[in-house]
Context: one part of a larger RNA
RNA sequence: CGCAGGAAUCUUGAGGGGAUUCUUCUUCAGUACGAGAGGACCUUGAAGGACCAACCUCUGGUGUACCAGUUGUCCCGCUAGGGGCAGCGCUGGGUAGCUACGUUGGGAACGGAUAACCGCUGAAGGCAUCUAAGCGGGAAGCCAACCCCAAGAUCAGGAUUCCAUGUCCCUUCGGGGACGAGAGCCCCCAUCCAGACCAGGUGGUUGAUAGGCCGGCGGUGUAAGGGUCGAAAUACCCUGAGCCUACCGGUACUAACGGGCGAUUG
Numbered sequence: 001c002g003c004a005g006g007a008a009u010c011u012u013g014a015g016g017g018g019a020u021u022c023u024u025c026u027u028c029a030g031u032a033c034g035a036g037a038g039g040a041c042c043u044u045g046a047a048g049g050a051c052c053a054a055c056c057u058c059u060g061g062u063g064u065a066c067c068a069g070u071u072g073u074c075c076c077g078c079u080a081g082g083g084g085c086a087g088c089g090c091u092g093g094g095u096a097g098c099u100a101c102g103u104u105g106g107g108a109a110c111g112g113a114u115a116a117c118c119g120c121u122g123a124a125g126g127c128a129u130c131u132a133a134g135c136g137g138g139a140a141g142c143c144a145a146c147c148c149c150a151a152g153a154u155c156a157g158g159a160u161u162c163c164a165u166g167u168c169c170c171u172u173c174g175g176g177g178a179c180g181a182g183a184g185c186c187c188c189c190a191u192c193c194a195g196a197c198c199a200g201g202u203g204g205u206u207g208a209u210a211g212g213c214c215g216g217c218g219g220u221g222u223a224a225g226g227g228u229c230g231a232a233a234u235a236c237c238c239u240g241a242g243c244c245u246a247c248c249g250g251u252a253c254u255a256a257c258g259g260g261c262g263a264u265u266g
Stems, first nucleotide, its partner, number of pairs: 001152001005163007015149004021049005033038001051106005059100004066093005071086006111143002117137004166179005180265001184261004188204005209255003212251005218244003225238004
């Protein structure tokens, strides 16, 4: 820009893409078959490999905005307590998120047309013949079926709902102009488990969108200070203490200020 008014929401599916894998055990059955050795079809149930997808409850990883321990050095006058730097200094743990080594799920079943092949009926050609007319069966393959995308599918599809038809001026009476209203949309702003950007989602005071604060979960592992025993190192008590990020809730304290577009008003 188009899809012959303008919007919002929900859709159909032309067409396209993906997937459609392999093995073992079990049952039928040590049966059919076979002298024996051996050893099925058909059917049943189960497990696994690789691959694919989603997810983070569990098991782990990471987790340089969390907690603790600790070395050297400089600083806060000193003690104590802290801070900076040294690969996050090093070390032990670790929430959310992201993850695999973790968890869950997937390939199926059913159908249609067929290949090789197996047939029925059957002439040409009194027989025979699956074929010439006609009719069946038959593959991990083909078409559907399963999952995803999808109306720029320009043959541009469908459904539901919403909006408009006002005032004034001009007019060659066909119409034109200005203002207002207007579903909805955009910019902007606060942002997100959405995201390269864009897009998408939520919110913008009639407000929980982000931050703060409060509570919870969770992590670390018993802070500082004081007290007690001891010469002291240290230990114990107040104490599962103190600190605490992304998570779950609550709460307007802070920040969401503002601006524009918008239909043939028939």
Molecule: large-subunit ribosomal RNA, domain VI
Organism: Phycisphaerales bacterium